[in-house]
Context: one part of a larger RNA
RNA sequence: CGCAGGAGUUUUGAGGAAAUCUCUUCCUAGUACGAGAGGACCGGAAGGGACGAACCGCUGGUGUGACGGUUGUUCCGCCAGGAGCAAGAGCCGUGUAGCUAUGUUCGGAAAGGAUAAGCGCUGAAAGCAUCUAAGUGCCAAGCCUUUUCCAAGAUAAGAACUCCCAACUGCGUUUCGGCGCAGUAAGAAGGCCCCUGGAAGACCACCAGGUUGAUAGGCGGGAGGUGUAAGGGUGGUGACACCUUUAGCUCACCCGUACUAAUUGGCCGUUCGG
Numbered sequence: 001c002g003c004a005g006g007a008g009u010u011u012u013g014a015g016g017a018a019a020u021c022u023c024u025u026c027c028u029a030g031u032a033c034g035a036g037a038g039g040a041c042c043g044g045a046a047g048g049g050a051c052g053a054a055c056c057g058c059u060g061g062u063g064u065g066a067c068g069g070u071u072g073u074u075c076c077g078c079c080a081g082g083a084g085c086a087a088g089a090g091c092c093g094u095g096u097a098g099c100u101a102u103g104u105u106c107g108g109a110a111a112g113g114a115u116a117a118g119c120g121c122u123g124a125a126a127g128c129a130u131c132u133a134a135g136u137g138c139c140a141a142g143c144c145u146u147u148u149c150c151a152a153g154a155u156a157a158g159a160a161c162u163c164c165c166a167a168c169u170g171c172g173u174u175u176c177g178g179c180g181c182a183g184u185a186a187g188a189a190g191g192c193c194c195c196u197g198g199a200a201g202a203c204c205a206c207c208a209g210g211u212u213g214a215u216a217g218g219c220g221g222g223a224g225g226u227g228u229a230a231g232g233g234u235g236g237u238g239a240c241a242c243c244u245u246u247a248g249c250u251c252a253c254c255c256g257u258a259c260u261a262a263u264u265g266g267c268c269g270u271u272c273g274g
Base pairs, nucleotide, nucleotide: 001153005164006163007162008161009160010159011158015150016149017148018147021049022048023047024046025045026044027043033038051107052106053105054104055103059101060100061099062098066094067093068092069091070090071086072085073084074083075082076081111145112144113143118138119137120136121135165273167184168183169182170181171180172179173178186270190268191267192266193265194210195209196208197207198206215261216260217259218257219256220255221254222253224250225249226248231244232243233242234241235240
């Protein structure tokens, strides 16, 4: 820009993309078959492998500052308690959320249709024969459906539901219901800008919100993490240990709470639709 008014929501599916894998064991059955050795079709069941998708409850990884330990050194006057620096975490031990695989769950199932090679039935040309010439059946991981995803720019532009839009004046006309033109007034539904944000994201977009509000921050509580703070007391010459104390601290998680910030506002979009 189009989809002959504009808008919101929900959809149909032309078409396209993806997927389509395979092995072993057991039962049937040591049966059919075979002198024996060996050893099935058909049908049923259970485990794998590779590949793919989703997810983070489990097992782990990461987790740059959540907690703790610790060396050297400088500083906070000293002790105690802390902070900075150590090649951009000093080193070390754990670790929430998120992201993750080696972790977990799931998938390729089943079915229908038309066929290929192939196998037929009936059957002439050609008194026979012949699956074919008329007619008709079976049959493949392949084809068309079936499964998942995208999808009406599918310009043949689809469908459903809902929402919105003509107020005044003048002139002309009139079948007196209106209609046409001009001017003025008005600016719908809805959308955007802007702002708070996000398991969404390069930007844009998308999604949740904007006080009739839990969108983010803060605050309160909780979960999870760390691992028992400081101060004080007791014991020990002391390093230190124990008690107070499963303490103290705590990012991204959960629930709540208007304290802070989403203020005020602006713009687009028209008048019933060739």